[in-house]
Context: one part of a larger RNA
RNA sequence: GGCGUACGGGGGAUGCCUUGGCUCUCAGAGGCGAAGAAGGACGUGAUAAGCUGCGAAAAGCUGUGGGUAGGUGCAAAUAACCGAUUGAUCCGCAGAUAUCCGAAUGGGGCAACCCAACCAUAUUAGAUGGUUAUCCUGAUAAGGAGGCAAACCCACUGAACUGAAACAUCUAAGUAAGUGGAGGAAGAGAAAAUAAAAAUGAUUCCCUAAGUAGUGGCGAGCGAACGGGGAAGAGCCCAAACCGUACAUGUUUCGGCAUAUACGGGGUUGUAGGACUGAAAUAUCAGUGAAGAUCGAUUAGUUGAACUGUUUUGGGAAAGCAGGCCAUAGAGGGUGAAAGUCCCGUAAACGACAAUUGAUUUAACUGUAUCAGUAUCCUGAGUAGCGCGGGACCGGAGAAAUCCUGUGUGAAUCUGGCGGCACCAUCCGCCAAGGCUAAAUACUACUGAGAGACCGAUAGUGAACCAGUACCGUGAGGGAAAGGUGAAAAGUACCCCGAACAGGGGGGUGAAAUAGACCCUGAAACCGUACGCUU
Numbered sequence: 001g002g003c004g005u006a007c008g009g010g011g012g013a014u015g016c017c018u019u020g021g022c023u024c025u026c027a028g029a030g031g032c033g034a035a036g037a038a039g040g041a042c043g044u045g046a047u048a049a050g051c052u053g054c055g056a057a058a059a060g061c062u063g064u065g066g067g068u069a070g071g072u073g074c075a076a077a078u079a080a081c082c083g084a085u086u087g088a089u090c091c092g093c094a095g096a097u098a099u100c101c102g103a104a105u106g107g108g109g110c111a112a113c114c115c116a117a118c119c120a121u122a123u124u125a126g127a128u129g130g131u132u133a134u135c136c137u138g139a140u141a142a143g144g145a146g147g148c149a150a151a152c153c154c155a156c157u158g159a160a161c162u163g164a165a166a167c168a169u170c171u172a173a174g175u176a177a178g179u180g181g182a183g184g185a186a187g188a189g190a191a192a193a194u195a196a197a198a199a200u201g202a203u204u205c206c207c208u209a210a211g212u213a214g215u216g217g218c219g220a221g222c223g224a225a226c227g228g229g230g231a232a233g234a235g236c237c238c239a240a241a242c243c244g245u246a247c248a249u250g251u252u253u254c255g256g257c258a259u260a261u262a263c264g265g266g267g268u269u270g271u272a273g274g275a276c277u278g279a280a281a282u283a284u285c286a287g288u289g290a291a292g293a294u295c296g297a298u299u300a301g302u303u304g305a306a307c308u309g310u311u312u313u314g315g316g317a318a319a320g321c322a323g324g325c326c327a328u329a330g331a332g333g334g335u336g337a338a339a340g341u342c343c344c345g346u347a348a349a350c351g352a353c354a355a356u357u358g359a360u361u362u363a364a365c366u367g368u369a370u371c372a373g374u375a376u377c378c379u380g381a382g383u384a385g386c387g388c389g390g391g392a393c394c395g396g397a398g399a400a401a402u403c404c405u406g407u408g409u410g411a412a413u414c415u416g417g418c419g420g421c422a423c424c425a426u427c428c429g430c431c432a433a434g435g436c437u438a439a440a441u442a443c444u445a446c447u448g449a450g451a452g453a454c455c456g457a458u459a460g461u462g463a464a465c466c467a468g469u470a471c472c473g474u475g476a477g478g479g480a481a482a483g484g485u486g487a488a489a490a491g492u493a494c495c496c497c498g499a500a501c502a503g504g505g506g507g508g509u510g511a512a513a514u515a516g517a518c519c520c521u522g523a524a525a526c527c528g529u530a531c532g533c534u535u
Base pairs, nucleotide, nucleotide: 001534002533003532004531005530006529007528008527009526015520016484017483020455021454022452023451024450025449026448027447028446029444030443031148032147039101040100041099042055043054044053046078050074051073061095062094063093064092065091066090070082071081072080106115107114108113116132117131118130119129120128121127134145135144136143137142152183153181154180155179156178157177163170167217193200194199204231205230206229207228208227214222215221235436236435237434238380242265243264244263245262246261248259249258250257251256270414272379273378274377275376276373277372278371279370285367286366287365288364291362292361293360294359295358296357297356298355299354301350302349303348307323308322309321310320312319324341325340326330332344333343334342385409386408387407388406389405390404391403392402395421416431417430418429419428420427471478472477491519494506495505496504497503
């Protein structure tokens, strides 16, 4: 030096565990904000660096309800206190306070700072309270907006990589991204519809029709609808004709008439309807928003069954053995190993001063109905349509209907108009150029209850731990590592070595200290000590 055996050091794999995550289900909630939000700065404790809470009334104040013997958060210890039927701490509801910054809003500003003006009240200390941004509506009053927030929704603007095995039409895709706006959903929506000789009867969503009909450098690709089956189900209001009121203007023979504007009545459709004229009737049903009542729900809670023995093992019994018991409760968690019956709970039953909320109901208000006549009047105009240029539809300009419109042109008025995929005729369907509308549908930042052939600390969130932290970057931004003593701190009194508040040896605790805080288990690499064999 090598090999082997034993015992260590080192290291932190593995096993076991879970406070944390991930993905869902059901229910709730679906917003907060000038009454100052979200998010912060600075303070606030007997002692106080951090976190949490709170705001100069500062780990809190008041009222009220619950609850019961202990309390003064994480977080030990000490001090000083609070409380035990005069009820603290704690939990629910309501209220008060709520510095400074921040939309930030009196002016300014390098956020958490600086500097004002006016009014009122005590009163001369210059204090306390209030007002003073901009825009919109309104018009000396007053009201509203602004900002933040995860996705879902609507509108506007709108790529490229990519695919086409290159690339230009095309695709990706009306996607990503940007902007504006709204709601708990949004959007759409009560036929100028779809059909086809039969009919259906607003919209939305799902299954199908169907990868069909189509479209397409007929390449890559893109890609319906009718119809059928389901979910849900709900229908309405204006404009106009006509009547009236108010006010103004014009005109007047001063009796009025006409026009414009505003408001009220009336009226709302395609089998055309309505006005108008005549007749008849005063009912029925539906809706609305405030208040009250009743019944619930949520926000604290309450009651809640049933086991003992053991000289079995063990540190410890919930394990073993023996014999019981409860069960509308044998979900789950904890307890010194593995507990229906020890504890918290669970099944079941019950509970609210107050606040919020749902359903039902009551008075009130609003709307709604028939028949006949058909002369006259009304029924949405720079609209429909058309030309040119774009865009949307399954449809890339095509034979190209339909829809939108930048530009030009430009109707008809019920004996009317639009559509049925060029166009024309017949036939059929419908009534544009005004508006509203629940449900079925989409989503989950947030709250509660639960689930998992999901993870178990290099996994699962980046983050199980004081993590969007430390740290890096001028900045936008990037972004970690880090869990486990023990049942209980019982966390080693006392002695010794030592310079020692280092480290260790005795001794003590403990079931265990090779569980001693670098603390469960403790693999490998790597480093030793002893012994054996061997060169």
Molecule: large-subunit ribosomal RNA, domain I
Organism: termite gut metagenome